[in-house]
The part of an RNA shown here (large-subunit ribosomal RNA, domain IV) has 351 nucleotides and comes from a bacterium. The full RNA is in RNAcentral, with records from ENA. Rfam family: Bacterial large subunit ribosomal RNA. The coordinates come from a structure-prediction model, not an experiment, and the mean pLDDT is 86.
Context: one part of a larger RNA
RNA sequence: ACAUUGUUAAGGAACUCGGCAAAUUAACACCGUAACUUCGGGAUAAGGUGUGCCAGCAGUGUGUAGGGAUUUACUCCUGAAGCAUAGUCUGGUUGCAGAGAAAUGGGGGUAGCGACUGUUUAUCAAAAACAUAGCACUACGCAAAAUCGUAAGAUGAAGUAUGUGGUGUGACGCCUGCCCGGUGCUGGAAGGUUAAGAGGAGGUGUUAGCGCAAGCGAAGCGUCGAAUUGAAGCCCCAGUAAACGGCGGCCGUAACUAUAACGGUCCUAAGGUAGCGAAAUUCCUUGUCGGGUAAGUUCCGACCUGCACGAAUGGCGUAACGACUUCCCCGCUGUCUCAACAAUGUGCUCA
Numbered sequence: 001a002c003a004u005u006g007u008u009a010a011g012g013a014a015c016u017c018g019g020c021a022a023a024u025u026a027a028c029a030c031c032g033u034a035a036c037u038u039c040g041g042g043a044u045a046a047g048g049u050g051u052g053c054c055a056g057c058a059g060u061g062u063g064u065a066g067g068g069a070u071u072u073a074c075u076c077c078u079g080a081a082g083c084a085u086a087g088u089c090u091g092g093u094u095g096c097a098g099a100g101a102a103a104u105g106g107g108g109g110u111a112g113c114g115a116c117u118g119u120u121u122a123u124c125a126a127a128a129a130c131a132u133a134g135c136a137c138u139a140c141g142c143a144a145a146a147u148c149g150u151a152a153g154a155u156g157a158a159g160u161a162u163g164u165g166g167u168g169u170g171a172c173g174c175c176u177g178c179c180c181g182g183u184g185c186u187g188g189a190a191g192g193u194u195a196a197g198a199g200g201a202g203g204u205g206u207u208a209g210c211g212c213a214a215g216c217g218a219a220g221c222g223u224c225g226a227a228u229u230g231a232a233g234c235c236c237c238a239g240u241a242a243a244c245g246g247c248g249g250c251c252g253u254a255a256c257u258a259u260a261a262c263g264g265u266c267c268u269a270a271g272g273u274a275g276c277g278a279a280a281u282u283c284c285u286u287g288u289c290g291g292g293u294a295a296g297u298u299c300c301g302a303c304c305u306g307c308a309c310g311a312a313u314g315g316c317g318u319a320a321c322g323a324c325u326u327c328c329c330c331g332c333u334g335u336c337u338c339a340a341c342a343a344u345g346u347g348c349u350c351a
Base pairs, nucleotide, nucleotide: 001346002345003344004343005342006341007340008339010337011336014335019332027051028050029049030048031047036041038171052093053092054091055090056089059085060084061083062082066078067077068076069075070073094098106330107329108328109327111325112324113322114321118130119129134169135168136167137166138165139164140163146155147154148153172317173316174315175314177247178246179245182244183243184240185239186238187237188236191235192234193233197229198228202224203223204222205221206220209216210215248266249265250264251263252262275309276306287303288302289301290300291299
């Protein structure tokens, strides 16, 4: 000097991103215990009191001796003694200190998120992420759908729609608005388009033959090949949003001003309903007002001008729960004002 510990005057979070770390609290018994609530909880809420040892009285349990009763029994009732017991009560006694050491919750309020217990990045993330019960949609009638495999075969299932698979949401409460134009899915089948195949008009190669030649050219064997015919799909017509998704602009108007219940106009498939809102979402922004502080970019309550909330990519609430996140208060403290001392270990200096 550092590390790990211990103690500390006065103050008590002034430290710091933040009470990180440390300290406080702690056991048992009794008293007492709020809002809120899904009536179970919340709750060890909070907040208090007691606790050693000695003696005594009373109580309770057991129950010997004794006593009593009868149905005479390994009976029942009562019950000195003894033992046990949790205390209560009374009195005494003692230390600085009686849960004498160790072990052993600090507490309260507020808001956000997630209902909860659970799961996760083995080795920087434990969470608001994942899962979850519940809810909804969807596929599937059994040789099921779905999945693995070329197949046989297997899982599903030795199950059978109160079942199995897939997808989304995520307890519970109140709810879940409008849009089917686009994309998807489901259904439809009149018309249009459309493959191989069928079809074979016609062209062409070859050449028996004909022709003086140019050339023509049957059959056969090749080759190219029009019309016609020809399914699903697509176009088309409907349905469907707890399918993927989407959910406007401008102008004017009321007896101060301001604002606009109201009117006009353009566009759209339809123009955002309820609820919430400077929010885990608000750029401008430390918005404005109120609360808390002597002083508050955070926090809480409001307002609504929502850059760019919004209804199962769920909306808004919500008791309980959380090694989650925010802010405040009480207690407590070497976190700090501001350091000091001690112990152990290591290093260094000197001998």